[in-house]
C1' cells in the first nucleotide's frame, strides 16, 4: 500500500416496538430501545421491492349532481345521456442504500 477479518483492544451504527412530529402513502426525522453491522459511513447511479397523490384507463354496481332527459304542473322517475366519487386496474417525477451491484472515503491488526 493492497487482500483479508480474530470470541483482540479502542471507540462507532443502532432493527424490531413504543412516543412525538412530518408526509397521501411508502417511508422519513427526533427520543426511549438493542436484533444485529467491518463500512449498518456517505453518493437513488443500474437492477430489486415498497407506495400511488398526480396522470390514465375501466365489465357490471351504488351514490351525488343548481346538469341533460322526460311527464301539463306541484313533484318524482331515468345510472342504456353526462360529469363526479365510490370500487378495480395501470403508472414515480415519491421512498427503500440495514435488498444486491456500482463509485467515494475510512478505524484497529491475531494474520
Nucleotide at each position: 500500500u493492497c487482500c483479508c477479518g480474530a470470541u483482540a483492544a479502542a471507540g462507532g451504527c443502532a432493527a424490531a416496538a413504543c412516543c412525538a412530529c412530518c408526509g397521501a402513502a411508502a417511508g422519513g426525522u427526533g427520543g426511549u430501545g438493542a436484533c444485529g453491522c467491518a463500512a449498518a459511513a456517505c453518493c437513488a447511479u443500474g437492477g430489486g421491492u415498497c407506495u400511488a397523490a398526480g396522470g390514465g384507463g375501466g365489465a357490471a354496481g351504488g351514490c351525488a349532481g343548481u346538469g341533460g332527459g322526460c311527464c301539463u304542473u306541484c313533484g318524482a322517475c331515468u345510472u342504456u345521456c353526462c360529469u363526479g366519487c365510490c370500487c378495480c386496474c395501470c403508472u414515480a417525477u415519491g421512498a427503500u442504500u440495514g435488498c444486491c451491484a456500482g463509485g467515494u472515503u475510512g478505524c484497529c491488526g491475531c494474520g
The RNA shown here (c-di-GMP-I riboswitch aptamer) has 111 nucleotides. Of the family's consensus pairs, 95% are formed in the model. Its mean pLDDT, the model's own confidence on a scale to 100, is 82. The sequence was found by an Rfam model in a public genome assembly.